[in-house]
The RNA shown here (transfer RNA) has 73 nucleotides and comes from a Candidatus Caenarcanales bacterium. The source organism's lineage runs through Bacteria, Bacillati, Candidatus Melainabacteria, Vampirovibriophyceae and Candidatus Caenarcanales. The coordinates come from a structure-prediction model, not an experiment, and the mean pLDDT is 81. The same sequence occurs in records of 2 taxa.

């Protein structure tokens, strides 16, 4: 150096170009209990990696960087 992944909540992850962007754990308030766990109900949390583009309409497509990984050299 090339050449393919990946990059979404505090963590592990979905998301056919079209709905307010979602789930599970976490964490926080309530229920339940003598208490703690455990269940069960709510709530918060996102400039979708960072600039630019196509498009009426981008996390989702193109282009450049930046990080990580992985393979050739």
């Nucleotide at each position: 150096g090339c050449a393919c992944u990946u990059g979404u909540a505090g963590c592990u992850c979905a998301g056919u170009g079209g709905a307010u962007a979602g789930a599970g754990c976490a964490a926080c308030c309530g229920c339940c209990u003598u208490c703690u766990a455990a269940g069960c109900g709510g709530u918060c949390g996102g400039u979708c990696g960072c600039a630019g583009g196509u498009u009426c309409g981008a996390g989702u497509c193109c282009u450049g960087c930046c990080a990580a990984g992985u393979g050739c050299g």